[in-house]
Transfer RNA from an Actinomycetota bacterium, 76 nucleotides, folded computationally. Taxonomically the source falls in Actinomycetota (Bacteria, Bacillati). Its Rfam family is "tRNA". Rfam classes the family as a transfer RNA. The coordinates come from a structure-prediction model, not an experiment, and the mean pLDDT is 80.
RNA sequence: AGGGGUGUGGCGCAACUGGUAGCGUACCGGUCUCCAAAACCGGUGGUUGCAGGUUCAAAUCCUGUCGCCCCUGCGA
Numbered sequence: 001a002g003g004g005g006u007g008u009g010g011c012g013c014a015a016c017u018g019g020u021a022g023c024g025u026a027c028c029g030g031u032c033u034c035c036a037a038a039a040c041c042g043g044u045g046g047u048u049g050c051a052g053g054u055u056c057a058a059a060u061c062c063u064g065u066c067g068c069c070c071c072u073g074c075g076a
Stems, first nucleotide, its partner, number of pairs: 001072007010025004019056001027043005049065005
C1' cells in the first nucleotide's frame, strides 16, 4: 500500500426485507429475611466510532474518515 471482518447503555451481545433501538449482566429501588445472600418485581442509563449523502423514515443503503483484528504485498 491492497483486500476482508468488526465498532450499538458500565460490560457481553441482538435487531429479519430500511419502519417503536432491545436482551443478559451490572447499577438503583422494592418484596422476602433477625441481617445478608439467593429468588422475585420495578426503574435509570444509548448522539448505534466519527463526518457527510440518499430516503417520508437509516444501527441497516452510499461516500469519506478513525480504532481494533485477520490476510496479501512492497521497501529498508